This is a predicted structure of a 1495-nucleotide RNA (small-subunit ribosomal RNA) from an uncultured bacterium. The coordinates come from a structure-prediction model, not an experiment, and the mean pLDDT is 85.
RNA sequence: GUACUGAGCUUAGAGUUUGAUCCUGGCUCAGAACGAACGCUGGCGGCAGGCUUAACACAUGCAAGUCGAGCGAUCCCUUCGGGGAUAGCGGCGGACGGGUGAGUAACGCGUGGGAACGUACCCUCUUCUGCGGGAUAGCCACUGGAAACGGUGAGUAAUACCGCAUACGCCCUUUUGGGGAAAGAUUUAUCGGAGGAGGAUCGGCCCGCGUUGGAUUAGGUAGUUGGUGGGGUAAUGGCCUACCAAGCCGACGAUCCAUAGCUGGUUUUAGAGGAUGAUCAGCCACACCGGGACUGAGACACGGCCCGGACUCCUACGGGAGGCAGCAGUGGGGAAUAUUGGACAAUGGGCGCAAGCCUGGUCCAGCCAUGCCGCGUGUGUGAAGAAGGCUUUCGGGUUGUAAAGCACUUUCAGCGGGGAAGAAGGCCUGGCGGUCAAUACCCGCCAUGAACGACAUCACCCGCAGAAGAAGCACCGGCUAACUCCGUGCCAGCAGCCGCGGUAAUACGGAGGGUGCAAGCGUUAAUCGGAAUUACUGGGCGUAAAGCGCGCGUAGGCGGCGUGUCACGCCGGGUGUGAAAGCCCCGGGCUCAACCUGGGAACGGCAUCCGGAACGGGCAGGCUAGAGUGCAGGAGAGGAAGGUAGAAUUCCCGGUGUAGCGGUGAAAUGCGUAGAGAUCGGGAGGAAUACCAGUGGCGAAGGCGGCCUUCUGGACUGACACUGACACUGAGGUGCGAAAGCGUGGGUAGCAAACAGGAUUAGAUACCCUGGUAGUCCACGCCGUAAACGAUGUCGACUAGCCGUUGGGUCCCUUGAGGACUUAGUGGCGCAGUUAACGCGAUAAGUCGACCGCCCGGGGAGUACGGCCGCAAGGUUAAAACUCAAAUGAAUUGACGGGGGCCCGCACAAGCGGUGGAGCAUGUGGUUUAAUUCGAUGCAACGCGAAGAACCUUACCUACCCUUGACAUCCUGCGAAGCCGGAGGAGAUUCUGGUGUGCCUUCGGGAGCGCAGAGACAGGCGCUGCAUGGCUGUCGUCAGCUCGUGUUGCGAAAUGUUGGGUUAAGUCCCGUAACGAGCGCAACCCUUAUCCUUAUUUGCCAGCGGGUCAUGCCGGGAACUCUAGGGAGACUGCCGGUGACAAACCGGAGGAAGGUGGGGACGACGUCAAGUCAUCAUGGCCCUUACGGGUAGGGCUACACACGUGCUACAAUGGCCGGUACAAAGGGUUGCAAAGCCGCGAGGUGGAGCUAAUCCCGAAAAGCCGGUCUCAGUUCGGAUCGGAGUCUGCAACUCGACUCCGUGAAGUCGGAAUCGCUAGUAAUCGUGAAUCAGAAUGUCACGGUGAAUACGUUCCCGGGCCUUGUACACACCGCCCGUCACACCAUGGGAGUGGACUGCACCAGAAGUGGUUAGCUUAACCCUCGGGAGAGCGAUCACCACGGUGUGGUUCAUGACUGGGGUGAAGUCGUAACAAGGUAACCAAGCCGUAGAGC
Repeated sequence: GUACUGAGCUUAGAGUUUGAUCCUGGCUCAGAACGAACGCUGGCGGCAGGCUUAACACAUGCAAGUCGAGCGAUCCCUUCGGGGAUAGCGGCGGACGGGUGAGUAACGCGUGGGAACGUACCCUCUUCUGCGGGAUAGCCACUGGAAACGGUGAGUAAUACCGCAUACGCCCUUUUGGGGAAAGAUUUAUCGGAGGAGGAUCGGCCCGCGUUGGAUUAGGUAGUUGGUGGGGUAAUGGCCUACCAAGCCGACGAUCCAUAGCUGGUUUUAGAGGAUGAUCAGCCACACCGGGACUGAGACACGGCCCGGACUCCUACGGGAGGCAGCAGUGGGGAAUAUUGGACAAUGGGCGCAAGCCUGGUCCAGCCAUGCCGCGUGUGUGAAGAAGGCUUUCGGGUUGUAAAGCACUUUCAGCGGGGAAGAAGGCCUGGCGGUCAAUACCCGCCAUGAACGACAUCACCCGCAGAAGAAGCACCGGCUAACUCCGUGCCAGCAGCCGCGGUAAUACGGAGGGUGCAAGCGUUAAUCGGAAUUACUGGGCGUAAAGCGCGCGUAGGCGGCGUGUCACGCCGGGUGUGAAAGCCCCGGGCUCAACCUGGGAACGGCAUCCGGAACGGGCAGGCUAGAGUGCAGGAGAGGAAGGUAGAAUUCCCGGUGUAGCGGUGAAAUGCGUAGAGAUCGGGAGGAAUACCAGUGGCGAAGGCGGCCUUCUGGACUGACACUGACACUGAGGUGCGAAAGCGUGGGUAGCAAACAGGAUUAGAUACCCUGGUAGUCCACGCCGUAAACGAUGUCGACUAGCCGUUGGGUCCCUUGAGGACUUAGUGGCGCAGUUAACGCGAUAAGUCGACCGCCCGGGGAGUACGGCCGCAAGGUUAAAACUCAAAUGAAUUGACGGGGGCCCGCACAAGCGGUGGAGCAUGUGGUUUAAUUCGAUGCAACGCGAAGAACCUUACCUACCCUUGACAUCCUGCGAAGCCGGAGGAGAUUCUGGUGUGCCUUCGGGAGCGCAGAGACAGGCGCUGCAUGGCUGUCGUCAGCUCGUGUUGCGAAAUGUUGGGUUAAGUCCCGUAACGAGCGCAACCCUUAUCCUUAUUUGCCAGCGGGUCAUGCCGGGAACUCUAGGGAGACUGCCGGUGACAAACCGGAGGAAGGUGGGGACGACGUCAAGUCAUCAUGGCCCUUACGGGUAGGGCUACACACGUGCUACAAUGGCCGGUACAAAGGGUUGCAAAGCCGCGAGGUGGAGCUAAUCCCGAAAAGCCGGUCUCAGUUCGGAUCGGAGUCUGCAACUCGACUCCGUGAAGUCGGAAUCGCUAGUAAUCGUGAAUCAGAAUGUCACGGUGAAUACGUUCCCGGGCCUUGUACACACCGCCCGUCACACCAUGGGAGUGGACUGCACCAGAAGUGGUUAGCUUAACCCUCGGGAGAGCGAUCACCACGGUGUGGUUCAUGACUGGGGUGAAGUCGUAACAAGGUAACCAAGCCGUAGAGC
């Protein structure tokens, strides 16, 4: 190197917008990680980590000394050999080690290079180490000061200082000169010293590249950029200075502002990327803050110096001292971070020859679950499934083999004992060797010996005893593993998001149980992930956020076809580098692991060398397909200027002419007898150009429309020629740019914001009407925005077709209003494809390429501030705080519409009769009351529950009583049960007398009943119909509601069920990506209408017979009626027509009945949390000497009022009187009751008959016949009241019904409004029944008499189907906008005020360095002895920190008042938007209005 093998890694989604769906889009969660903190809890060990805040201030101790083998001196000990100590001089070291991250956006750091440098100690080589001199500290004397610290004098040493000599290769330099060293100590061998050269190490300097955010920071810079001379430095350099030049940096982001030490790495991630820079390591910076130099090899120096400042301390007030961002520690700050520990045993460092000394570096220990890793808290067995807890449907279930019990084990902790490694070296002694003159000394080797361990009561091992000492935390609605009970009752509370809680909460709190992790578990903060939610990998822009209004064009980006060349990009290979640690792989060591350790790989990079030439790029030279030019044509509301024409409106003049015109939903304002409007003629003036006219044309867009002329731009077509990539896009820039608006000057017919008036209206600052000014028009200049839209940037290429249209061209013939082809436009459909869908589809939103612009949840907001533009209006650029969990798009199903179409219903219309007015009855509301029990409340409560409240009923009120109870089951005792009395009391009830002794029996007792007692329990018309069952109402007897399979669509869903006909009907037929089916409709059931048959009593009676005043009364009959069993009958079956040869409809025949014959029962899926807990049942809650039970009386019957439902009326179609006819269906033994008699009557008496086709209620009434009343408050009407009675009942006072006599109210047909009814119906007439002692005008049922009208579907109401719009889905009783008022929050403006940072100008100037110096001082050297050289002090100049003044800028905080914004269950005013939202809405601009808003 290759091959093989091995190893590691290897991409997840979910909840939440909707009634549901798909998409867009945000928010949230599950994961990992942490120098963490907080809450609850806490057995052991190993390894690590531990002020993230105030670079805030620091008490105390320690953190840098060492050398006597440099020097003198002093002191101590001594075996007198010597040994020891150390203040000072001197040397080396205090520039390392240790800390911190304030500053710094920089050659600071990272990486790779470079040349003009220094380097003590160390290594190598080389040379030298000779001779002199003068001081000075210590010490001594005197002396100042509180102290710190000094002063003067005398005297002294050196490896301290100085001179001379020598100096090669060292330095300077005119290349010949000049200059420059040294130190000795001990005793013969070392340690030193000096010069030079090289090395090593460390350091200084320079350069390329990389290194946060802001453009609401766009211009910055005078030593600035460069040059020359000089200075300075170890060294390059404007580093400094003089002069010269005017440069230099910047949209590839200078300058300014903000933030930040950088890196190896760490964390997350599939990766790319993001975040981060603790511990460890490298670099930098700093050392109370600021400045400065000195010394030195090295510093502008953390534990050195000087100065300024702030602070602290001492002071005798004169002066002094200090710097923990070293280790501990203290205060403070903070959510928060440790001991004022041990040791130099190891490792490393300083000094020393060495022994050694020093070392808060370091090694250890202490504290802290702060993290990672490991171990333990026991193991096996054990069902009576114990007790207890919880729960229960009361059976049980669960906790749970869990515990107990039995049998074992002993890790860890505890106690006792043993016990390594970390120790290598140096030293002493002896021996050997080397060196040497030497057996000293020294060096090397060997051997012996002694001392040296902080940790350490260590690790580890052994023994002992005993399950003994050792489990918590969070969660359990979904996401998300895990469920029940109780408490609470929109409260208390929970919540990461969605959301829970208003009496049955798996969501709050507790409990039991469960789930998950485990000495930890949760929470919080911040990070990455999920988030393809900034998209390089890897997104978008028609309608969701997003294409600049449109061109031209600069920089930039990107670029056609050949050839050659270069080698910048690019590709291959080599070399160097990419510190160590870390990550990864293979091994090794701690019993494992964490941890430690050896090797490897990797470090995507940078630099350099060699090679390649396809592609991109550069250069050179070509081509013509892109692009452009020339020539010839035709089309066009393309633009600008000038002229001109006709119609119409208005106005003016004149004529004719007379009373209105005009306007509207209807009106009015307005105009008109001073002559309008109408009509005719003439004139004036302005604006706009009917028809042609067209999804036709032109233009980049805005936009452009009579006709003519001039000037002018662009596109298109044809054929040739030319240029030769000249192209495309386009940040900035620049031009054009509707309407409205602004300025100046004109013009003004019509129209018309504002404004005025009239209407409308609750109001109407609007819609409608009458007027009317800006404006609309012209010229010039601004503005620069529009829903400036195809909501679709420009350019190019490619990708099925068909049809139309405009302009040009070619070809063909049958020459036409022809056909075929082609090109440039402009439209309609449509395949593939695409899209969330709608849709787009050669004019792409398809498939690709180039470039630009723009988007990143909704609101706040296109707003504030700042900048730029504008005369202004305003435009442009463009945030944040705060707030919400959505906001949005498309499509779906519904619902709704003052949208549309079709259809139905006593819905309207056409009719008949009512209600609403009166009196009364009845129900309700309200009021009242001790109570007026409760429920029902639009239709769909209100003559409803109630088919019947005087007591009872009864639930209400008052009063008086009872407490195992009026009622059920169980237990104990006594007694048969029962019956007849008496007394008190309103009664419940209390007291009491008498009578009575039964049934079964195994003789113990038992059954039933009554009384008494104890407790389990009874009881409740108490609450919840919004916990329920059941039942019911309603839409609605409306024709609908669904399913299976198939098909379409990503899906919700659709299809079927729509369409054409038809029907009462989703009834049926036809068509049809549907085919079938179910619940509904219809039919089957009951009743009624006709007939047949069977049957014949209590019903019937034709015929036969008998009888009566009379009567089916009797014999008998079974024909008829009726009764009640069974059948028949009606099916659009038949005929004609219409229709589509259908379904069906229309007409007809027959028929008792005809198109569902009439009526009833029967009510789909569902809606209304509709009604009912007071029919009943029932969960839960509540009461238990009462919210239960009993009794009496009262109340439910009240009465200023209001409403509903009815009855009776207002009269002559009637009232009254008399006579007379005809039903049906019911009820009756606690009953219906006849005849007869009595009463005016209600009724009484009476009691035949009847358990009913037998008897009774029972008379039907309207009708018909006759009479009377004569239009009036009546012979209508009957309320009310007085009197007298009857009946029921224990009892008619509150509070019954009826009768008789008397009384004789309102009322003369009913406002607005409103109800019922389509045929045996309405209307009208009476009859019966249930309830019931009694008490209907109500209810239910029955028959009698018996109409009118329907043209029709415009309108009102309700409903069905299809379609359309929607911002509604609690579904229009929906949704929703803005002002105002109140509370809170953040924010803008604001006279200003206070701070921080900073620019400019000036003042000032400590220490220090440098320059100058004629003042002062001066050991070594020189000297001619005068002095000089040199040095020091002082002075002065320059620079400069602090400080100060003035004037600007930026930023933060604050501010009376003020602007809008946001949020907030129930406030005010309106109704703007969503439907045609009731004036279609919206965009820009102007004007106006209190607001939504209007024009």